[in-house]
Predicted 3D model of a 74-nucleotide RNA (transfer RNA) from Dictyoglomus turgidum DSM 6724. The sequence is in RNAcentral, with records from Rfam.

Order: sequence, then C1' cells, then structure tokens
RNA sequence: GUGAACGUAGCUCAGUAUGGCAGAGCGCUGGGUUGUGGCCCCAGUGGUCGCGGGUUCAAAUCCCGCCGUUCACC
Repeated sequence: GUGAACGUAGCUCAGUAUGGCAGAGCGCUGGGUUGUGGCCCCAGUGGUCGCGGGUUCAAAUCCCGCCGUUCACC
C1' cells in the first nucleotide's frame, strides 16, 4: 500500500438480517444471613452505542467520511 473483521456499562459480550423504551453476566454500593469472611438472598448503581455528517416522523441498526485495534496479502 491492498483486502477483511471488530469498536455498545468498570470488564466479557448480546442486540444490527426486518430502523421503533439500549440489555445480560461479572463487578461496585447498601442491607439480610454468618462468631468473622465467603457462598446465598433482597434492593440499588450503571452508557454522548469510537468520532463527524447524511437519510428518516424516528438511527446502536441504513448511507458517506474519518479514527483506533486485529488479521491476511504485498
């Protein structure tokens, strides 16, 4: 340089096909239980969906550009 995949919560990821309330597990905080702690139970806590623009009544999702990471080829 060429091609491809990926980017969503503190972490690991789902959701995208067919646009319509942004989710799960782990974590964290408080409480219960316990002689203490762990396990378990209850409640709470979570986001400019990488950035910018476009389309649309409506965009994580469609289109364009850019950035980053990874892989393959050269």